A computed fold for a 76-nucleotide RNA from an Armatimonadota bacterium, annotated as transfer RNA.
Its Rfam family is "tRNA". Rfam classes the family as a transfer RNA.
The sequence is in RNAcentral, with records from ENA and MGnify.
RNA sequence: GGGCGGUUAGCUCAGCUGGCAGAGCGCAGCCUUCACACGGCUGAAGUCAGAAGUUCAAGUCUUCUACCGCCCACCA
Numbered sequence: 001g002g003g004c005g006g007u008u009a010g011c012u013c014a015g016c017u018g019g020c021a022g023a024g025c026g027c028a029g030c031c032u033u034c035a036c037a038c039g040g041c042u043g044a045a046g047u048c049a050g051a052a053g054u055u056c057a058a059g060u061c062u063u064c065u066a067c068c069g070c071c072c073a074c075c076a
Base pairs, nucleotide, nucleotide: 001072002071003070004069005068006067007066010025011024012023013022019056027043028042029041030040031039049065050064051063052062053061
């Protein structure tokens, strides 16, 4: 330098054919217990990496940028 994949909640990850952003774990409160753990109930938490475009509507499509990973090439 070229190609491919990834970036969504604190963590690990779903999200179809564009149509209300989700799960598990974790966290908070309550119940339960002498207390803790387990268990049950409820809840909070998101600029969907950034910007622009297309669209009535974008996590999803297009372009550019950033970062991470993999492969190839080049240099030494």

Its mean pLDDT, the model's own confidence on a scale to 100, is 82.